[in-house]
Molecule: small-subunit ribosomal RNA
Organism: uncultured Acidobacteriota bacterium
RNA sequence: UAGAGUUUGAUCAUGGCUCAGAAUGAACGCUGGCGGCGUGCCUAACACAUGCAAGUCGAACGAGAAAGCUCUUCGGAGUGAGUAAAGUGGCGAACGGGUGAGUAACACGUAAGAAUCUACCCUUUAGUGGAGAAUACCUUCGAGAAAUCGAAGUUAAUACUGCAUAAGCCCUGCGGGGGAAAAACGGCCUCUUUGCCGUUGCUGAAGGAUGAGCUUGCGGACUAUUAGCUAGUUGGUGGGGUAAAGGCCUACCAAGGCGAUGAUGGUUAGCCGGCCUGAGAGGGUGUACGGCCACAUUGGGACUGAGACACGGCCCAGACUCCUACGGGAGGCAGCAGUGGGGAAUAUUGCACAAUGGGCGAAAGCCUGAUGCAGCGACGCCGCGUGGAGGAUGAAGGUCUUCGGAUUGUAAACUCCUGUUAAGAGGGAAGAAAAGCUUGCGAGUAAUAUGCGCAAGUGUUGACGGUACCUCUAGAGAAAGCCCCGGCUAACUUCGUGCCAGCAGCCGCGGUAAUACGAAGGGGGCAAGCGUUAUUCGGAAUAACUGGGCGUAAAGAGCGUGCAGGCGGCAUUUUAAGUCAGUCGUUAAAGAUCGCAGCCUAACUGCGAAAAUGCGAUUGAUACUGGAGUGCUAGAGAGCGGGAGAGAGAAGUGGAAUUCUCGGAGUAGCGGUAAAAUGCGUAGAUCUCGAGAGGAACACCGAUGGCGAAGGCAGCUUCUUGGCCCGUUUCUGACGCUGUAGCGCGAAAGCGUGGGGAGCAAACAGGAUUAGAUACCCUGGUAGUCCACGCCGUAAACGAUGAUCACUAGAUGUAGGUUGUGUUAUUGCACGAUCUGUGUCGAAGCUAACGCGUUAAGUGAUCCGCCUGGGGAGUACGGUCGCAAGAUUAAAACUCAAAGAAAUUGACGGGGGUCCGCACAAGCGGUGGAACAUGUGGUUUAAUUCGACACUACGCGAGAAACCUUACCUAGGCUUGACAUGUAAACGCAAGUCCUUGAGAGAGGAUGUUUUGGGGAAACUCAAACGGUUACACAGGUGCUGCAUGGCUGUCGUCAGCUCGUGUCGUGAGAUGUUGGGUUAAGUCCUUUAACGAGCGCAACCCCUGCUGUCAGUUGCUAAUUCCGAAAGGGAAGCACUCUGGCAGGACUGCCUGGGGAACCAGGAGGAAGGUGGGGAUGACGUCAAGUCCUCAUGGCCCUUAUGCCUAGGGCUACACACGUGUUACAAUGGCUAGUACAAAGGGGAGCAAAUCUGUGAAGAGGAGCAAAUCCUAAAAGCUAGUCUAAGUUCGGAUUGAAGUCUGCAAUUCGACUUCAUGAAGCUGAAAUCGCUAGUAAUCGCGCAUCAGAACGGCGCGGUGAAUACGUUCUCGGACCUUGUACACACCGCCCGUCACACCACGAAAGUCGUCUACACCAGAAAUCGCUUUAGCUAACCGUUAAAAGAGGCGAGCGCUGAAGGUGAAGGGGAUGAUUGGGGUGAAGUCGUAACAAGGUAACCGUAA
Repeated sequence: UAGAGUUUGAUCAUGGCUCAGAAUGAACGCUGGCGGCGUGCCUAACACAUGCAAGUCGAACGAGAAAGCUCUUCGGAGUGAGUAAAGUGGCGAACGGGUGAGUAACACGUAAGAAUCUACCCUUUAGUGGAGAAUACCUUCGAGAAAUCGAAGUUAAUACUGCAUAAGCCCUGCGGGGGAAAAACGGCCUCUUUGCCGUUGCUGAAGGAUGAGCUUGCGGACUAUUAGCUAGUUGGUGGGGUAAAGGCCUACCAAGGCGAUGAUGGUUAGCCGGCCUGAGAGGGUGUACGGCCACAUUGGGACUGAGACACGGCCCAGACUCCUACGGGAGGCAGCAGUGGGGAAUAUUGCACAAUGGGCGAAAGCCUGAUGCAGCGACGCCGCGUGGAGGAUGAAGGUCUUCGGAUUGUAAACUCCUGUUAAGAGGGAAGAAAAGCUUGCGAGUAAUAUGCGCAAGUGUUGACGGUACCUCUAGAGAAAGCCCCGGCUAACUUCGUGCCAGCAGCCGCGGUAAUACGAAGGGGGCAAGCGUUAUUCGGAAUAACUGGGCGUAAAGAGCGUGCAGGCGGCAUUUUAAGUCAGUCGUUAAAGAUCGCAGCCUAACUGCGAAAAUGCGAUUGAUACUGGAGUGCUAGAGAGCGGGAGAGAGAAGUGGAAUUCUCGGAGUAGCGGUAAAAUGCGUAGAUCUCGAGAGGAACACCGAUGGCGAAGGCAGCUUCUUGGCCCGUUUCUGACGCUGUAGCGCGAAAGCGUGGGGAGCAAACAGGAUUAGAUACCCUGGUAGUCCACGCCGUAAACGAUGAUCACUAGAUGUAGGUUGUGUUAUUGCACGAUCUGUGUCGAAGCUAACGCGUUAAGUGAUCCGCCUGGGGAGUACGGUCGCAAGAUUAAAACUCAAAGAAAUUGACGGGGGUCCGCACAAGCGGUGGAACAUGUGGUUUAAUUCGACACUACGCGAGAAACCUUACCUAGGCUUGACAUGUAAACGCAAGUCCUUGAGAGAGGAUGUUUUGGGGAAACUCAAACGGUUACACAGGUGCUGCAUGGCUGUCGUCAGCUCGUGUCGUGAGAUGUUGGGUUAAGUCCUUUAACGAGCGCAACCCCUGCUGUCAGUUGCUAAUUCCGAAAGGGAAGCACUCUGGCAGGACUGCCUGGGGAACCAGGAGGAAGGUGGGGAUGACGUCAAGUCCUCAUGGCCCUUAUGCCUAGGGCUACACACGUGUUACAAUGGCUAGUACAAAGGGGAGCAAAUCUGUGAAGAGGAGCAAAUCCUAAAAGCUAGUCUAAGUUCGGAUUGAAGUCUGCAAUUCGACUUCAUGAAGCUGAAAUCGCUAGUAAUCGCGCAUCAGAACGGCGCGGUGAAUACGUUCUCGGACCUUGUACACACCGCCCGUCACACCACGAAAGUCGUCUACACCAGAAAUCGCUUUAGCUAACCGUUAAAAGAGGCGAGCGCUGAAGGUGAAGGGGAUGAUUGGGGUGAAGUCGUAACAAGGUAACCGUAA
């Protein structure tokens, strides 16, 4: 010391990405009241107009105005004034100010050092004498456009030059020699001079202070895809040079010096105090302030000077700009302002020297873009304000609403106050102390004075600025925005939009109900700012020193050997390098921390304290590490004695088998496969016997056995040879461990040369398979496989586990030794001990888990290698190696938010096991073929209304489309509406009947003329009801969304499952229970058991049916009795029977036998019924965004003279075709004719309808009976006869014609039925497919719902009434356990590569372009230095009467060095390039299906084709 989001269905760990914080010389967007303090070209070290930024001194020097003023004799004089300007001379200009280009360096930081200089300043000391020659200014000329230059003349100095002197000083051969100076001002004395004094200067010397130069240790960037660099290079000697050491320079000599502790090269960069961040360690940074360095248009150079190689100096060269009379000149803002340009971006051509500081001066003073201030910018930090208190009718308005209300909100209005800031008025600082002048005192002097010191007095100076501050006046008056509101992350609603527009930091929002877009209302955060962008640190333990890892997540080198390096046993002596302690020096100031103080506060500032981890010096300590020495034996090695072994190399040798050749024998096939074919064979194969040849590999033994460092090693024998183990404890005495580089070994494939070649076998050929099949399978077959020599150097080279040492429970195998005991005394056997190797299981511990576990992945130690998200990529470029193939080393752009590990639950598998189901099989009957019916698709149409689409749509919604239904179409109409409620107004109509018109809806006309109560004589009025009319609210919608919903339903599936509580296990998701062994129809039950219990399901409870009893007895029944009747039958009577329908009983594996541990199973008895008796109802958690908005309900959206409503007609009935479901058939187990028998369950009033009659018949007439156990409706197959005789028929009945019946307003589109006639297809149905396990299939009829009429459909009812099931291999579906998984939208999954298209970045490329670096040569400016010259010029010295001459100088010439430049050959990096290569990305492209399951040929690694 804080974390969070994001990989998954969920989990854990790994791992990246992202966010929340702080900061900034910032910029951009929106907004903007005041003040204080700071801060402001990060880019073009790009170019600069204009002004200013360094002058000063008359007390160093000569010369010396003018204006103005005063006076005037008008001539001038005085003053200004010894002033200004200019010049000589001195000092300064090397400071101050700017910038960060260069520089990887003694540049900087820090700590030391010795061989140096230092103007002005301070201290001490010694001096300051005497001469001389010039020259600027100035005057007069000359040249030039200008800049500027030349000549002559005059003059001064603190300018210049000698002479004298020399206390220090310098040189020396120790005798000696050499070398200075400048005066100015003031005062006193004096007649003048000569003097004296003071101050300031000047010269020599010594010291100090300050500043500067030089040297060294240590420290701080990246890159090895830069590994070798270096000739003045390294050292020495002599010489030169410098202020000074030194290869700094030069001559000679030697051959050194630097480098994996990273030289050399490349890239980048001013360094530090500090600043930002961080808990710290660290990381980043170097703006402002301070220290150092470097630079001043680019490059080079020196001069002057104390100091420069000089920002506002000089010379030269280059580029650029300007002036020009074209001859020639001038310039350098990285000083302050300012301009252009660049850029996302950075200020005024301000005021003042008042303060602080600097230069000059004795001083006054002058100069000062240093500095102090002001201006501009919210650029930053800090402070203040935009009002305060009260105020509910919770106003209006806005927004939302469940329409009640809520919220904005005490917010406003309103009332009472205050007065910061801004505005106006008035007052008004501090920053100022000096200096100057006057007086006094003191020291000083021989004395006075100046000057000096002290004191007092006097008195001048303010840019900021009339500013800060104070007071007063009026007045809430002038002053709030920005971002956000899906999660992270504080804050939610409505509308608009509809994968569009857009948002987005990450995850991600948006496809019609968006808290994620846009707007509004509301809310949250911060606030004169708020957001965004950029950058840094943090979080990130995500480079891990503090503080990470490497079996499977990224990561152990294929293995050894081994120089350097790192680390290293026991004892002792010594040293004191590391280490530890004390003291001293330093660690500048500022900053930071703490305390105090000053501005009202704060920011800001001042003072003080502490600290400053570092470096150096010094004194100690000596445990540990290191150095040196001496010993030891436990590590290591050697010796001796034994041992095992596919360890290695070489030579020899053996048998089996394959193939080939020859010979014999033998005949038609062989071979091969899932099946085939290619192939071989009558020229004799395969098969078989014999002989021979040749190559390769070594059966059995043989083994989680052995050996080796790894790769790897296998017949046998011999030779040579390495390592290992055991025993002994004889020797050496730490000789050790690890190991970058180096060296060596290193499977297979591959390469080179030469052999060899039997089998096998890439490539290749053929045959198959297939949609294709460049594969898998088959037949052949070449490299290769083998040998020798030489390369290659890689593998999933794996234990995916580096080497070494030590320690830490065991159990049990096995291999090689040694040893003890026992035995049958052995070649043995058995049981122990011990060392070494190799396996399995396991404690502790570790691990994300899986797992590891003395052979560690445990606990410690040493050394090496390696990793840091996925992809791009082990790729490109470069280097090294290789004959090549290629190996090795090894990036980036770009792109994604993941990629990956382990484990969990599911799902899935052309994985495994167990089990079930009319699932298959065994059977019976169908469908698929025909015709028709019906539904669907399609097509058609004005419309053919809509829905349903694998199983789970398709005789389904529909249990009935001629009209209606009806939702569709056409046409005609209506608009408060066909229907509901309410309000208002006026009215009293309306309904019914009739007529006209119209297709009808409707319209018109006639007739018709309400009710109740109150008031009133009445007319009438008021109120209510009712009815229509008109106007508003509203109605209405089978319009959309079943992917917004409720309800209901289908399906898996009547499958046996689905869960929970507590406990336990696991970090967790989860597991356990629910698994195992049995059993069952069943998660049914038993048993076992870290589980024990429980719930929803199963079962049972319910209904029907099968047996019995009991109760009841009409409408049912009739055994007995009785009456009538010839009989049939009817009436009494009865409830025995059948039957009806209530209540009970009955079945429970209860009993027996056998099996079994139990559950239970098999069999049996009894029983009407036997192992859930049969059937029905009943449908767990859930799945399919399954179906339905057109049953109903309902959110949202849409229509409102229409998407609503009414009406007529049409359509839903169409018809080339396709499919589903059915009906009837194809016939003799049949058809037809005649006769004859037996049901159940239903229905009946707008109904069922009998008898009887008519009709061939449908039917009609009729109307008994019956609201029904009473009446009506009613069987067929069957049975008994007859006939048909195998045929498109006496099968089959479609179709069509004619004639009818019935229903209905209506039968044409479009009903059913009847009669006659017609008599189609069809002779049992390909591939495929459906139902059914017993009263079932099959077959036969009957009834009902709907309904006016209209079933071959649906729902029910009974009659007749089978066959078969060995069994679970296979198909389908399901259940449980297990296994694999890259799936989780869950295999209808996932996913790979080419090709095509678009875009992006990168590589190669004939080249091209400019840039940089070093080298060689050419040429060589300025300049220093050296040499020469004294022809040109020449004041001082010398010389002399004067000269000449001399010395010296200038100049000139030559030479060395030398910048830019030129040429040449190289190298580095950059840009660009036709074309080309791979890579990445991209909702719906093409081809296949490589991987994930045994992924359908297990996958993968290396190599070759």